Model confidence (mean pLDDT): 80 of 100. Large-subunit ribosomal RNA, domain VI from Poseidonia sp., 237 nucleotides, folded computationally. The source organism's lineage runs through Archaea, Methanobacteriati, Candidatus Poseidoniia, Candidatus Poseidoniales and Candidatus Poseidonia. It was read from a public genome assembly.

[in-house]
Context: one part of a larger RNA
RNA sequence: UCUGAUGGAAGGGGUCCUUUAGUACGAGAGGAACGAGGGCUCGGGGCCACUAGUUUACCAGUUGUCUGGCAAGGCAAUGCUGGGUAGCCACGCCCUGAUGGAUAAGAGCUGAAAGCAUCUAAGCUCGAAGCCACCCCAAAGACGAGACACCUCAGAACACUCGUAAAAGACGAGAUUGAUAGACUGCGGAUGUAAGUACGAAGCUUCGGCGACGUAUUCAGUCCAGCAGCACUAAUG
Numbered sequence: 001u002c003u004g005a006u007g008g009a010a011g012g013g014g015u016c017c018u019u020u021a022g023u024a025c026g027a028g029a030g031g032a033a034c035g036a037g038g039g040c041u042c043g044g045g046g047c048c049a050c051u052a053g054u055u056u057a058c059c060a061g062u063u064g065u066c067u068g069g070c071a072a073g074g075c076a077a078u079g080c081u082g083g084g085u086a087g088c089c090a091c092g093c094c095c096u097g098a099u100g101g102a103u104a105a106g107a108g109c110u111g112a113a114a115g116c117a118u119c120u121a122a123g124c125u126c127g128a129a130g131c132c133a134c135c136c137c138a139a140a141g142a143c144g145a146g147a148c149a150c151c152u153c154a155g156a157a158c159a160c161u162c163g164u165a166a167a168a169g170a171c172g173a174g175a176u177u178g179a180u181a182g183a184c185u186g187c188g189g190a191u192g193u194a195a196g197u198a199c200g201a202a203g204c205u206u207c208g209g210c211g212a213c214g215u216a217u218u219c220a221g222u223c224c225a226g227c228a229g230c231a232c233u234a235a236u237g
Stems, first nucleotide, its partner, number of pairs: 001147002006138003012042008025030001043096005051090001053088002058083005063076005099133003106126004160174004180234003184229004188224004196217005203210002
């Protein structure tokens, strides 16, 4: 790197429609089947582009209270509420064969014992969603311990960066001759227009002012378990 003794296996079940065919059959009335195609449904396997759910990542609104005020936050079941990517998933999507061999019940051929008859005694032909193969999975502790190629002391392992993997091990990717992870940038996406400033302003007022809220700056601000680029950081030892 293989072989494959052996073991496993849901390659499934039901129902309806079309066609076969108004055919075979039947006086008529009526009325099939083998085969072929399609739908629905129950199971089984897989997947996440769509639809839906979840989403204590994230974004926004808001109540009480605390941090002197603003901003930004803590706590209250994630405080509550409205959304929501990836991932995971179903209510979503895809798949769910054909053939051969030996047979069971059964149907037969030839045929004696038993000059007849008889599917059986010898022999032979068919015949199931069942059995055995084909296909798939595991597999040489298969101690009967197998085979081939290469090598002749090289590997390997640990540690390190990680996840197509994962309870621990194991498995897989990477390790500077490098995109493995992070940072950054871009794309895609979530939320829905940040703070500050300027302007407007209901209302309150001790007439000095205070001011919810709105508009502009601003499809802003914040964020991303996704994709790519890029050796800046870490893959040292």